[in-house]
RNA sequence: AAUUCGCCCUUAGAGUUUGAUCCUGGCUCAGGACGAACGCUGGCGGCGCGCCUAACACAUGCAAGUCGAACGAGCGAGAGGAGGUUUACUUUCUCAAGCGAGUGGCGAACGGGUGAGUAACGCGUGAGGAACCUGCCUCAAAGAGGGGGACAACAGUUGGAAACGACUGCUAAUACCGCAUAAGCCCACGACCCGGCAUCGGGUAGAGGGAAAAGGAGCAAUCCGCUUUGAGAUGGCCUCGCGUCCGAUUAGCUAGUUGGUGAGGUAAUGGCCCACCAAGGCGACGAUCGGUAGCCGGACUGAGAGGUUGAACGGCCACAUUGGGACUGAGACACGGCCCAGACUCCUACGGGAGGCAGCAGUGGGGAAUAUUGCACAAUGGGGGAAACCCUGAUGCAGCGACGCCGCGUGGAGGAAGAAGGUCUUCGGAUUGUAAACUCCUGUUGUUGAGGAAGAUAAUGACGGUACUCAACAAGGAAGUGACGGCUAACUACGUGCCAGCAGCCGCGGUAAUACGGAGGAUCCGAGCGUUAUCCGGAUUUAUUGGGUUUAAAGGGAGCGUAGAUGGAUGUUUAAGUCAGUUGUGAAAGUUUGCGGCUCAACCGUAAAAUUGCAGUUGAUACUGGAUAUCUUGAGUGCAGUUGAGGCAGGCGGAAUUCGUGGUGUAGCGGUGAAAUGCUUAGAUAUCACGAAGAACUCCGAUUGCGAAGGCAGCCUGCUAAGCUGCAACUGACAUUGAGGCUCGAAAGUGUGGGUAUCAAACAGGAUUAGAUACCCUGGUAGUCCACACGGUAAACGAUGAAUACUCGCUGUUUGCGAUAUACAGCAAGCGGCCAAGCGAAAGCGUUAAGUAUUCCACCUGGGGAGUACGCCGGCAACGGUGAAACUCAAAGGAAUUGACGGGGGCCCGCACAAGCAGCGGAGCAUGUGGUUUAAUUCGACGCAACGCGAAGAACCUUACCAAGGCUUGACAUCCACUUAAGCCCAUGGAAACAUGGGGUGCCUUCGGGCGAAGUGAGACAGGUGGUGCAUGGUUGUCGUCAGCUCGUGUCGUGAGAUGUUGGGUUAAGUCCCGCAACGAGCGCAACCCCUGUUGCCAGUUACCAGCGGGUAAAGCCGGGGACUCUGGUGAGACUGCCGGGGACAACUCGGAGGAAGGUGGGGACGACGUCAAAUCAUCAUGCCCCUUAUGUCUUGGGCUACACACGUACUACAAUGGCUGAAACAAAGGGAAGCGACCUCGCAAGGGGAAGCGGAUCUCAGAAAAACAGUCCCAGUUCGGAUUGUGGGCUGCAACCCGCCCACAUGAAGUCGGAGUUGCUAGUAAUCGCGGAUCAGCAUGCCGCGGUGAAUACGUUCCCGGGCCUUGUACACACCGCCCGUCA
Repeated sequence: AAUUCGCCCUUAGAGUUUGAUCCUGGCUCAGGACGAACGCUGGCGGCGCGCCUAACACAUGCAAGUCGAACGAGCGAGAGGAGGUUUACUUUCUCAAGCGAGUGGCGAACGGGUGAGUAACGCGUGAGGAACCUGCCUCAAAGAGGGGGACAACAGUUGGAAACGACUGCUAAUACCGCAUAAGCCCACGACCCGGCAUCGGGUAGAGGGAAAAGGAGCAAUCCGCUUUGAGAUGGCCUCGCGUCCGAUUAGCUAGUUGGUGAGGUAAUGGCCCACCAAGGCGACGAUCGGUAGCCGGACUGAGAGGUUGAACGGCCACAUUGGGACUGAGACACGGCCCAGACUCCUACGGGAGGCAGCAGUGGGGAAUAUUGCACAAUGGGGGAAACCCUGAUGCAGCGACGCCGCGUGGAGGAAGAAGGUCUUCGGAUUGUAAACUCCUGUUGUUGAGGAAGAUAAUGACGGUACUCAACAAGGAAGUGACGGCUAACUACGUGCCAGCAGCCGCGGUAAUACGGAGGAUCCGAGCGUUAUCCGGAUUUAUUGGGUUUAAAGGGAGCGUAGAUGGAUGUUUAAGUCAGUUGUGAAAGUUUGCGGCUCAACCGUAAAAUUGCAGUUGAUACUGGAUAUCUUGAGUGCAGUUGAGGCAGGCGGAAUUCGUGGUGUAGCGGUGAAAUGCUUAGAUAUCACGAAGAACUCCGAUUGCGAAGGCAGCCUGCUAAGCUGCAACUGACAUUGAGGCUCGAAAGUGUGGGUAUCAAACAGGAUUAGAUACCCUGGUAGUCCACACGGUAAACGAUGAAUACUCGCUGUUUGCGAUAUACAGCAAGCGGCCAAGCGAAAGCGUUAAGUAUUCCACCUGGGGAGUACGCCGGCAACGGUGAAACUCAAAGGAAUUGACGGGGGCCCGCACAAGCAGCGGAGCAUGUGGUUUAAUUCGACGCAACGCGAAGAACCUUACCAAGGCUUGACAUCCACUUAAGCCCAUGGAAACAUGGGGUGCCUUCGGGCGAAGUGAGACAGGUGGUGCAUGGUUGUCGUCAGCUCGUGUCGUGAGAUGUUGGGUUAAGUCCCGCAACGAGCGCAACCCCUGUUGCCAGUUACCAGCGGGUAAAGCCGGGGACUCUGGUGAGACUGCCGGGGACAACUCGGAGGAAGGUGGGGACGACGUCAAAUCAUCAUGCCCCUUAUGUCUUGGGCUACACACGUACUACAAUGGCUGAAACAAAGGGAAGCGACCUCGCAAGGGGAAGCGGAUCUCAGAAAAACAGUCCCAGUUCGGAUUGUGGGCUGCAACCCGCCCACAUGAAGUCGGAGUUGCUAGUAAUCGCGGAUCAGCAUGCCGCGGUGAAUACGUUCCCGGGCCUUGUACACACCGCCCGUCA
């Protein structure tokens, strides 16, 4: 500066449904409160509060008396007089304080308690009484003359157990009764004046009748009383407006009922009561009935509006053991009065009597639970009295109780060796912690002592020697409780091991629990802290403020319409609503604010504000309402046009189906996934003709049309209803909605009577199946159809109530209007699609709203129980309508997201299938596993991804297992002390380990000692193949060499998430290209690495030898050579680079050329994010737990090698593509010193004895085998096959029995190609043949390598298995091995 904007105050949420998200929605928590109770704990003071339950029953004491100045007796301290006499006694008289039963007066109707009853004029609030009363008190006016007769007390008699009476006699009064007087009092009568609010009220005068009184005290003045009247004050009584809980599963109630007239009754009105008359009165604006409850000021809570509540204090009401009744009185129908009845308790002489704590204490009982049988009338107040005074469990105080609120304290300052102890620990330390100890200080509180109030205007103080003040003493006597997983502040170790237990909700606990228990620490509050019950809040979760109803709970099935609610335009009037001013009231206390008093506070005082209400009055008149006049746009009528499966009734039609008759015709038909039941030679099915019957109307036909909804479809006729358009003639708001009510209302169903062709519940049969009361098939009855009735429900749906108005557009279609009679565009009313703003949790809706507004109706308030039960209403029944609760759960639910899954869909790949080759499964044997056995048969591995696996090699050892015999600081490591040998040799015992004995031995030295080793001893510790792979590291397997898995920024979505990564092509590939709200990037793919295939260059020894030379029986044997092979380095080469076709001018693909190799040349290493709590604690490492003369360690022997059996993996075979014999070719890759071993020799052989060479391109293992050549066998259990067994040998080794390998001779088993099923392999591959190596003393059919020979087949992707991408459904997310329903236990 601009602006759409004033400022301030108040208003807080969280956990829990899901893999995650948004929403709906319930449950739960955090706050405050309390007449509380319970648990643990407990120092002081102040102010308050204290039977919420049994309105249950009550022992005992007290709680209402007082007046002698109303009265008569009686007693009578004391005083005086008189008499008698035994002169200190008695009698009598007078006076007399005081006490005092009785008569009499006032009080006892207040004060105090309780909340049973009461839903009511009971209470609150505001009016009225012209329909009333009021003792004591105040004011005013007037008065009190003169008489009478009694009754208590008392005395006597008498009844009774008592309570309590009866009779006779005497007596007083402010007790009682006549008479007199009396007005403006009362009654009745008429007159006048004034007033009002209808009945009426007030005043004046008149005549008639009626009604009064009490005295006491004082020397007196005078005072206190008495009677009548009026006024006031106070208190009460009655009437009315408004307000005052829940239930309709309570809808009708009422006979004194409603009203009138007249009597009665009352202080007074009134059916209050009575007689007669009339037939009314109340009710969906909730009568009646049932349940519950004293009401209010207030209290608690809340931002407020509200909700809940009615202890204490204050106002009103009601009650006093239960029910009823009156008496007295000014006042009661009377808590501490009377009478009657009931229940209960007590006394009794059994005849009869007495009592009422919901007054204060107190007792029993009930209960989770609630106090002393206290002091005082000193204060405040009350009753009586002239007063003194008396009474007062009202009240003032004290006692008990942390029951609540408030205040104070349990010490303060210094103090690091950061003590000890505790706890934890990575063993270093950390923490408790300046905390303690220790030093100094203070005295709130406490104890003791001293003083000592106010409350009291003169006296009087229960509290109380209290509050308060002072002094002394000494840190001395004074801290707990809950919680520590999240909500919610506060964390560790140990114990326990789904046990014990916790828990407000979610949820913890199954061997490493911050959630259980105790401990250490930390945390909240603190003389308290927790728990429980209840209330409000949070809860906008009953929504007036302030909610909703398409899908979450919720729109009535539809229409017509009553009451009601709401309602168009313009005037006039009124002033009910509304607004403004003013008046009265809204008690006090409380709340709020200001100020003040107790040291502060709680508490208290004072003032103000507030009390949002009700009533009166004076105004205003815009809006709403009432009255009235007018209008036409809402609505309706009329006229004209038009549309359609709108409705009802009658008639007509053809096709099809079934049946019947006849013809033709012959063996099947029919039906199904496949069949069978069924029909058929008595002629079916098929086909032709004719006939009968009933039901439904092909095509047209469509997001079409009509109707309120249900619903409506052949054609014609009749009757009838409606919509739309146009005109603007008529009415003039007649409208909208609509609780109850009435009507309509698919299908199924019910009743009666018809009809019955098809189809078809029930039923029957056949199949399917484990079963199949189903799905499929063959039949088939109600029903389906018609008429008339009933029923009244549906996913009766647009899951969307009706009406009106407004709010961008595009597009299709039906009907009408207008038009250039057609294209076109326009208008109105419908029927559809897409979308904007807006709305919505989202999906979606969007002029046909789920938008913006108004009006009215209906309905919802967590899930289940349950649309159930009971009751009522309807129905012939079936059933329908209305419609709960107990109990139980913490969710149930909506929409959308990402995955996973599908006997969903699309695309693609893989020895996945298919096409082939060779096998396995059958035999024998080897080996591993299970099982069994055993003293032990050590342990691990268990679908693929355990099972010739760990184990690349168990006779001892290994070895972990078993038996027996030994050792205990140990077989092994470090530290300490002592000793000096120990190893070594010999002897004895022994199975050995080991034990005992004998002999005998270090290094260095500055001679002090040091080093190494061994033995002994003590303790720290060693040791463990003991447990947990579900505590772990590391390593490994697997999906899978599958092509995927993610991120940053941006964008979209409230969000989870999406996009990118999807789409069109292409690839072995998320490989690449194009497109695209995406643009980039990372881990994977590919490439870079190794081997192999071609070649150049360099280098040649142990390899090679072409040319030259030498040389041999032969031989690169020698000189030489660097050509070749080869070896080892280092380069080149292959990139869709070139050409052509296709493709989109791309990526790419097909074909070709050249090339050793062609489209990743072949092979290997290399394994994304992750999955499987996958495997391994026995490779190793490691947390925790466990053992410690043993679960450690040493030794001998045994076992791991067992054997009815089952499985896996190999080997050898079953033979002629072969076996055997003979002669004789061609490799590669490796190993070698405690070794490989040439060569010679012995042996049939395994092998033995000598022995050269070689740590190796030199020597050696080492002969390759299959193949090829020659011969033989002739299809057999064999010249196949080789198991098993016997005999004799060899080798290794301390040792070959359990338990090794090899050789020779002899023996010669099963087996003649293998069931269901199943495995591998796409080229130098399968198949087949041999060779080497690791382990290893010895032991290989296993494993890891090497080369030789060397195929067949792939049409293709329907199917099986596994995988990738997109899409769809989902009530799954531990993810289909899911979830979940019913029955049974």
This is a predicted structure of a 1385-nucleotide RNA (small-subunit ribosomal RNA) from an uncultured bacterium. The sequence is in RNAcentral, with records from ENA and SILVA. Model confidence (mean pLDDT): 85 of 100. Its Rfam family is "Bacterial small subunit ribosomal RNA".